This is a predicted structure of a 72-nucleotide RNA (transfer RNA) from a Candidatus Woesearchaeota archaeon.
Rfam family: tRNA. The family's RNA type in Rfam is transfer RNA.
Its mean pLDDT, the model's own confidence on a scale to 100, is 80.
RNA sequence: GCGGCAGUUGUCCAGUGGUUAAGAUCCGGCCUUGCCAAGGCUGGGACCCGAGUUCGAAUCUCGGCUGCCGCA
Numbered sequence: 001g002c003g004g005c006a007g008u009u010g011u012c013c014a015g016u017g018g019u020u021a022a023g024a025u026c027c028g029g030c031c032u033u034g035c036c037a038a039g040g041c042u043g044g045g046a047c048c049c050g051a052g053u054u055c056g057a058a059u060c061u062c063g064g065c066u067g068c069c070g071c072a
Base pairs, nucleotide, nucleotide: 001071002070003069004068005067006066007065010025011024012023018055026044027043028042029041030040031039048064049063050062051061052060
């Protein structure tokens, strides 16, 4: 330099055009227990940046940034 893949909450991950953005973990409160741990209930928190297409974009297109892989 060229090509491919990926970017969603503190972490991991699902969602491929309209649905409350699902789940695990994490954090706060409560219950349970003599205490801790485990468990249960409840609450908190996210779509990498910009532009475009569309009635409507996490999702499609273009550009940028970052990371990984391959080729040179």
Overview:
The RNAcentral record of the sequence draws on ENA.